[in-house]
Notes:
Predicted 3D model of a 1398-nucleotide RNA (small-subunit ribosomal RNA) from an uncultured prokaryote. Rfam family: Bacterial small subunit ribosomal RNA. Gene Ontology terms of the family: ribosome and structural constituent of ribosome. The RNAcentral record of the sequence draws on ENA.

RNA sequence: ACGAACGCUGGAGGUAUGCCUCAUACAUGCAAGUCGUACGGGGUUUAUUGGAGCUUGCUUCGAUGAACUUAGCGGCGCACGGGUGAGUAACGCGUGGGUAACCUGCCUUUUAGUCUGGGAUAACUCUGGGAAACCAGGACUAAUACCGGAUGACCACAUCGAUCGUAUGUUUGAUGUGUAAAAGCUGCCCUCUGAUUUAAGGUAGCGUUGAGAGAGGGGCCUGCGUCCUAUUAGUUAGUUGGUGUGGUAACGGCGCACCAAGACAUAGAUGGGUAGCCGGCUUGAGAGAGUGAUCGGCCACACUGGAACUGAGACACGGUCCAGACUCCUACGGGAGGCAGCAGUAGGGAAUAUUCCGCAAUGGGGGCAACCCUGACGGAGCAAUACCUCGUGGGUGAAGAAGGCUUUAGGGUCGUAAAUCCCAGUCAGCAGGGAAGAAGGCUUUAUGUGAAAAUAUUGCAUAGAGAUUGACGGUACCUGCAGAGGAAGCCACGGCUAAUUACGUGCCAGCAGCCGCGGUAAUACGUAAGUGGCAAGCGUUAUCCGGAAUUACUGGGCGUAAAGGACACGUAGGCGGUUUUUUAAGUUGGAGGUGAAAUCUCAGGGCUCAACCCUGAGCGUGCCUUCAAAACUAUUGAACUAGAGUAUUGGAGGGGAGAGCGGUAUUCCAGGUGUAGCGGUGAAAUGCGUAGAUAUCUGGGAGAACACCAAUGGCGAAAGCAGCUUUCUGGACAAUAACUGACGCUGAGGCGUGAAAGCGUGGGUAGCGAACAGGAUUAGAUACCCUGGUAGUCCACGCCGUAAACGAUGGGUACUAGUUGUUGGGUGUUGAUCCCCUCUGUGCCGCAGCUAACGUAUUAAGUACCCCGCCUGGGGAGUACGGUCGCAAGAUUAAAACUCAAAGGAAUUGACGGGGGCCCGCACAAGCGGUGGAGUAUGUGGUUUAAUUCGAUGCAACGCGGAGAACCUUACCUAGUCUUGACAUCCGAAAAAGCCCUAGAAAUAGGGAAGUGCUCUCUUUGAGAGAAUUUGGUGACAGGUGCUGCAUGGCUGUCGUCAGCUCGUGUCGUGAGAUGUUGGGUUAAGUCCCGCAACGAGCGCAACCCUCGCCAUUAGUUGCCAGCAUUAAGUUGGGCACUCAAAUGGGACUGCCGGUAUCAAACCGGAGGAAGAAGGCGGGGAUGAAGUCAAGUCCUCAUGGCCUUUAUGACCAGGCCUACACACGCACUACAAUGGCCGGCACAAUGGGCAGCCACUUCGCGAGAAGGAACAAAUCCCUAAAAGCCGGUCUCAGUCCGGAUUGGAGUCUGCAACUCGACUCCAUGAAGUUGGAAUCGCUAGUAAUCGUGGAUCAGCAUGCCGCGGUGAAUACGUUCCCGGGCCUUGUACACACCGCCC
Repeated sequence: ACGAACGCUGGAGGUAUGCCUCAUACAUGCAAGUCGUACGGGGUUUAUUGGAGCUUGCUUCGAUGAACUUAGCGGCGCACGGGUGAGUAACGCGUGGGUAACCUGCCUUUUAGUCUGGGAUAACUCUGGGAAACCAGGACUAAUACCGGAUGACCACAUCGAUCGUAUGUUUGAUGUGUAAAAGCUGCCCUCUGAUUUAAGGUAGCGUUGAGAGAGGGGCCUGCGUCCUAUUAGUUAGUUGGUGUGGUAACGGCGCACCAAGACAUAGAUGGGUAGCCGGCUUGAGAGAGUGAUCGGCCACACUGGAACUGAGACACGGUCCAGACUCCUACGGGAGGCAGCAGUAGGGAAUAUUCCGCAAUGGGGGCAACCCUGACGGAGCAAUACCUCGUGGGUGAAGAAGGCUUUAGGGUCGUAAAUCCCAGUCAGCAGGGAAGAAGGCUUUAUGUGAAAAUAUUGCAUAGAGAUUGACGGUACCUGCAGAGGAAGCCACGGCUAAUUACGUGCCAGCAGCCGCGGUAAUACGUAAGUGGCAAGCGUUAUCCGGAAUUACUGGGCGUAAAGGACACGUAGGCGGUUUUUUAAGUUGGAGGUGAAAUCUCAGGGCUCAACCCUGAGCGUGCCUUCAAAACUAUUGAACUAGAGUAUUGGAGGGGAGAGCGGUAUUCCAGGUGUAGCGGUGAAAUGCGUAGAUAUCUGGGAGAACACCAAUGGCGAAAGCAGCUUUCUGGACAAUAACUGACGCUGAGGCGUGAAAGCGUGGGUAGCGAACAGGAUUAGAUACCCUGGUAGUCCACGCCGUAAACGAUGGGUACUAGUUGUUGGGUGUUGAUCCCCUCUGUGCCGCAGCUAACGUAUUAAGUACCCCGCCUGGGGAGUACGGUCGCAAGAUUAAAACUCAAAGGAAUUGACGGGGGCCCGCACAAGCGGUGGAGUAUGUGGUUUAAUUCGAUGCAACGCGGAGAACCUUACCUAGUCUUGACAUCCGAAAAAGCCCUAGAAAUAGGGAAGUGCUCUCUUUGAGAGAAUUUGGUGACAGGUGCUGCAUGGCUGUCGUCAGCUCGUGUCGUGAGAUGUUGGGUUAAGUCCCGCAACGAGCGCAACCCUCGCCAUUAGUUGCCAGCAUUAAGUUGGGCACUCAAAUGGGACUGCCGGUAUCAAACCGGAGGAAGAAGGCGGGGAUGAAGUCAAGUCCUCAUGGCCUUUAUGACCAGGCCUACACACGCACUACAAUGGCCGGCACAAUGGGCAGCCACUUCGCGAGAAGGAACAAAUCCCUAAAAGCCGGUCUCAGUCCGGAUUGGAGUCUGCAACUCGACUCCAUGAAGUUGGAAUCGCUAGUAAUCGUGGAUCAGCAUGCCGCGGUGAAUACGUUCCCGGGCCUUGUACACACCGCCC
C1' cells in the first nucleotide's frame, strides 16, 4: 500500500468500491427495436349514406370516410451500447511512420438527375401433414420489394502529349471505344391545362440516383520496444524467391500451376512454460522493482470446434448452418436451449451485494413528428471494504470521598477522574417548512428571411405567451422541541519499540516477528490494577515495494571470507598509436509535429470543511521531421614510426624429438676360498642357511636410474625438463637501426597440450612395490614395524583429461621512493680486474598507497584503461535427472524438494597440548620413621532400628562442627500433657519470694498453714508511682535446630605465602586489545639493575609487629648469692655483682677485602678452624593480593521469601545418638634384648589453682579415705618429670614379650553409673614374630623418641592445643611423577581437554 479475508468491537453522514476462486451449470423476469408520412390486408371504435328486419329506434348487411391498432411485405437498426480475460509471446499491444496498395451506411457540402416499361410474391383464402416446432401444395394481390430499356460523368480501357516523384508510378490535357442509375410519400395551392371527383401542374418538407469533396470510422504494411528457459541448437517443402493466373475494398504464397533452391538462427531461430497489452496504480531520493481491480484506449472471446450468408460494416453475445458435450420437452417419429448483459440460484471458496425505482437527466436506435424502446444510464438498497468529516459533551469541583490496586503500613495511585453546581446543544429522535437538478418538446402569436404566382403552405432565425415534464424524494437544506440525556473500543507494555507492578503457575500451562521467556521471588505465560498507542475502529494473516550497495546502470566483488578457466593458440565479437582531409552515423544545439482524455504537480473555483468534483497551466524524461556545428568516437582518402613484425651479428640454456655410447650401485647366474650362522627389530619372530648361506674373489647377464657438479641457479605456455655424444628442431635475450608501416591487445564457441593413478594391445621386469600371505605389536590391529610378493612402475602405439594442475593471485599496456643479492648480454673506463651505467630474468627487505586484518608493495594485492572467466548464506551437492564425451573407471554441463540460523575469514584475550625454552617446591631422587597385616580407641559409609537427630563427601569430608551424648546437653523416637503459650511488649488484678500434705514416672492437678517486704514522691492516719515476682483475660502477636548456603550478610576452606593482579596519563591498533608487566641479567620474590613509547601509581613481596638467640641501662621482691656473718636449709643479716624476671635501647648493613659480572644489580670466596651472640630474608609466628571453586555454613549469629500456628511451637518421663554380617580413614599399644622387670641416683619447661590446687600426718596392696597447714600465688600447692645413669635378673620363647577379652572384689564423681563413666586390686592371658599391591610425613634443634601442662569438664582422652628432655641420617642432581610461575608456539576449545567432535 490493498478489489482483501479472519478475530474482538461498532454512533452519524458524504464520496467511491464490491466473485481476484469454476471462461462451472443455470430456474424466473427483463436487457433491441422502431416506422401506417413506403405497401396491400385485417381488427376495434365512430361519422355519413344505402338496403333488409321489425318490438320506429334498435339490430343487421353493404358503400364511402375518419381515428386508433398491427400479423405480413418493405425500410433502417440489430457490427453500437453492455459483459468477460479463456486464448494470444503475436504487428496482439505501445510509439513513430507509410498506403504512389484501400473501403466507408447514416452526416455536411458541391454538382447533375429522378424518363419509360414489365413480371412476380408474402399477407389473406383453400387443402394437406405433424404431439409440437413448424412445413408442403393450389389460387389471388400491393409497394420506396424485384427486373428490363433510355440518358449520363471528372468511371474503365486504348492512343498521343505535358507535369511531378525515392521505384512500381502520381497528377493532368485531347481523341476514340465500352459499361452501369433512380421511388416515391406527405402537407398546401389552383396561376396555366383540365374539370364531377380523380388527374395533370405548381410548391414546401422528407425520401431517392450518379459523381466530386469533407468529416469521422475502419483495413493493410512497416522501424523500434514488449516475460522465463540452451538440462530446447538447429528449424522450414507453400517452406524462400520468381513468372503466370485466380481471389480481395486493397498489397501479398492469400490460393493455384510451373521454375529456381532458397529462407530463418548463438544479436538465440525452433521448441517448452507463463501471460491479454497500454494510459496508469503501489513503492522508491532517484534509477528501478512489483502490478495491470474500478475509470479510459486497443485486442480477443460469447457452451466447445468449424463454416459461410446478409450487409457500408460481422464470419455476428441475446442471427443462420454443420459437428460435439450437456440440459429440457416429446405422442419416441422429432424438436428446443446457450446470463463472460441486469438482478437472481446452485456449486466452488477465506471471500464479494437487490430477482429494487425510473427513463426526470445524459447518451443511443427508429420515426417528419408526437412518441416508442433502452438492466446503457440516472438513482435507491446491502457491506466500517476503502478514503474523508463529525460526534460520544463543556466549565467548575480536594473531604484529594467511597471503592479497586499496591505498600517500607507512613503512604502512593486510578484522580478533577467521579459525585456536586452551572452550561451550550452537533449527530441521532420528534414536529413544521422545503429546494436546485428542467434544457427542451408541444400549442400559439409576432417579426425577419429562403422557396413560391401567392396574403396559402413550409424551412431557418429571433422574440413573446400558454398548458405541461422529477425516479431520486418530502431527499439535501432551514426552523422549532426536549434533555447529558441514546453513542468506545482494540492492541500493546523484556530489547528492537512509546508504555510496569501485584498475584497465580513452576521447562507445566503457555508465549514468540527476530533475539529469546517459563525448572518457586517471571516487568516476556494467565489474570488484575496502572500505563502507552491508535480510535469507529483496533489487531492478525496473505501479497507487493522499501530499508537491501543483499544482482551493485546509478552502485559490489574474486591471495586467505563465495569467486581466476590446468595452460596455450585462435574464430566471431569488444577495444585500439601519431598528423591531416572528407562525410555527418553516434554526439550537441535551435525549430516543427506527435506524445488522447482521465490520473499526477501547481494555481483558481464549487459542495459549510475535507474526501470528491470543475477550469486553466505544467509534466509527459519518448518517437518522427527539419536546420545547423564538426571538438571527440566512427567513416573516407593521404602520410608517419615511438606499438608490432622482419633482417644482420652475438652469446646463454636439464626447451623438445630420434639414435648411439658410458660407469657406479643393486640383483641374478657360473666358478673359487671359507664355515655356522645370516637377516631383521624398541625387543623379537616369520624368512634364508650344513643340499654350504651371509662374507670375500673372478667372470658373465639383465633391467632401471643417472651421486659429486647443484645453487630462493637455468629453460619451457603450463604439465614439466638433469650421465655423455650426435642428427633434426622451437622459443627467449642483447646489440645494430637496414626493411614493412598499426599489420595490435583480448578472446565466447572451437582446436591443441596436459603430473600421477587408471584402461586397451604387444613387449620388458633388476630394484621398489597397492592387492595378497606370513611374523610381530595390541584388549582387538583388516594399520604403523618386519619377511616375502602380484598388478604397476619401464618401452611402443592408442585412450583418459583430472590434481592443494597453487603464487590458492587471468592476459595486455602505461605510470608510481629505494636498498641489497644473483642468471644472461652490452656501452663506458682500464694494461687487466674492480667500478659506474643499461637491458632482461630471478630473490630478500622496505616507503607511499591499498587491505577486514594478515599482508602486498616496479615480478602490486598501488594508480588507470581494454578484453575474457567466475561469485551471490550453510547443508542437500559438484549430487539427481537429461544431454555430450569415454572401452570402462568416470569426466563435463548442472538443479530442486527439504533443512539450519548460522557456515566462514583475519586477528585478540585466556585455557589447554602425550609442543618448545627458562625456573621453583620434601615434587622426584638420597635418607629416617611410618600407614596398609594384629588387637583396641575414634570418625565415616552401609545395614539395622520406634529413633539410631542434623550437617561435612577428591585433594580442600571421615580423633571434622563436638574444647569432652549416663539425666541435662538433644535438635531424634515412644508415651503423657499445654494452647496468647517455656520466652518478649502492651492491659488489669493480686500479693513478696517461699513452706507443708495427697495423687502421679514427672510435667501437673488438688488441698492447707503462714504472710504483707524493697526504692521514690507527696497535703506522711494514708495515698500514689516504680523495680522485681505471681496470676487472669483478650487480641495484636510469640515460637520454629522447619525448607531454600542455587535468594543473602557475616565468617571460613582452597589454589597459595604461589608472585602475581591492576590502574591513570601517553603511545600503537578500525576494533577486541596491546604497551607498561616483554627483553638481557639477578633474586626467596613483578627483588633489584640495565635496556626499552613509555612515564608513574595502587593491591600483593619485603619491612614496620610478636617471640627466641647477644649486650647495655633502669628498678631489685615473692627472684638471685661472688665475697662477709649465720642456718638442717638463701633459713636469716647483708648485697644486687651474677642468674632471672620486665621495660627501654643497642646490635647485622653484603658493612670490609679479593674475584666474576655490562664493572650495574648481584653472585662466589675471604677476613673467619682466627673476630663476632648471630652472616647473607639469623630461627619461628602473626600477616593470605585481584580472583577461582553457584566450595562450606539458614544447626553459632543475622536475614529475604516460602511453610507451620490446640502444632513443624512448649513441658515432662523413659529411650536413642553407644546398634553390628561388613567396608574405609585417623590414631594408640605391640610384636621385643638399642628390650622387659626390680632396686638405687639425677636433670626441665609451659601452664593451672578458692564450689579450687592441696603440702604434711594417719589408714588402705591400691584406686582412695579421714584429719589438716599454706596459697587468689616469681612466696603455697599441682610437681613424681620420663627417657637417662648405676647395679641385678630374664636369653629368643608366643616368652618374665604383648596386653585384648572375661570372672570376682572395690574406689571416686554424681538425684542417678542397667542400657552407658573413669580408675584400682586379684585372676584370666586373644590376635600379634615387622605386615601384599599401594601409600604418608620429614632437610636441624628438624625427623625419631621421652615425659609434662592446659582448655572442655561433677565425672570421663589413645583426641586437640601447648611445653621442654635426648637427638640423628641424607640431598649426586632436575631425566622422570605431581603441583606451580614466566616467555613462546598450535588450536575447529571459551561450561575453556572432565573441551570439542565422528

The coordinates come from a structure-prediction model, not an experiment, and the mean pLDDT is 83.